[in-house]
RNA sequence: CACAUAAAUAGAGGUGCAAAAAAAGAGGUAGUUUUUGAAUGCUAAGGAUAUGGACAUCCAAUAUCAAAAACGAAGGAUUUAUUUGCCGAAAGAGUAUUUUGGUUCUUCAAGAUAUUCUUGGGGAUAGAGAGUAGUAUUUCUAUCACUGCCAUAAAGAUUUUUAUGGAGAGCUAUUUAUGUA
Numbered sequence: 001c002a003c004a005u006a007a008a009u010a011g012a013g014g015u016g017c018a019a020a021a022a023a024a025g026a027g028g029u030a031g032u033u034u035u036u037g038a039a040u041g042c043u044a045a046g047g048a049u050a051u052g053g054a055c056a057u058c059c060a061a062u063a064u065c066a067a068a069a070a071c072g073a074a075g076g077a078u079u080u081a082u083u084u085g086c087c088g089a090a091a092g093a094g095u096a097u098u099u100u101g102g103u104u105c106u107u108c109a110a111g112a113u114a115u116u117c118u119u120g121g122g123g124a125u126a127g128a129g130a131g132u133a134g135u136a137u138u139u140c141u142a143u144c145a146c147u148g149c150c151a152u153a154a155a156g157a158u159u160u161u162u163a164u165g166g167a168g169a170g171c172u173a174u175u176u177a178u179g180u181a
Base pairs, nucleotide, nucleotide: 002180003179004178005177006176007175008174009173010172011171014087016086017085018084019083020082022080023079024078031071032070033069034068035067036066037065038064046059047058048057049056050107052105053104054103055102090119091118092117093116094115095114096113097112098111099110100109101108120147121146123144124143125142126141127140128139129138130137149166150165151164152163153162154161155160
């Protein structure tokens, strides 16, 4: 000096990721009132409490269901720029335990912890799902090209182009330790 292994530090990709509060715009749901109609109860049929059953509590004719009209949220999401933290940033799926939704069984939904798996990144199109006050928005899968990294091959020139392939437990740089020649 080179190579290999391990660790640490610092970085790169770009319509890059996530969060926060502020502003803006959209949206006619829940609910309230009025009118009309329907069945039936008043020793409670019925309605509400995520689905179905049981129980419990509340309401119960100014109750319930349906239609029309008027008024009309909360919460959440989106966009704009700003700030902060970052580059498995982050996102999704499964499993286990656990919390919440009146109690319990069943199912479902929303969280927390641990763990396994997938995805380099954003975009467009199509399909499926979720969501909703909205054909808003969002998740996944597939395809398509774009883009960054590495490897291989060829050409070229002073580190570029083309093609193929791969995956972030990657890549680049520096340092330390060990080992080999």
Description:
Predicted 3D model of a 181-nucleotide RNA (Lysine riboswitch aptamer) from Clostridium tagluense. The model forms 100% of the base pairs in the Rfam consensus. The coordinates come from a structure-prediction model, not an experiment, and the mean pLDDT is 79.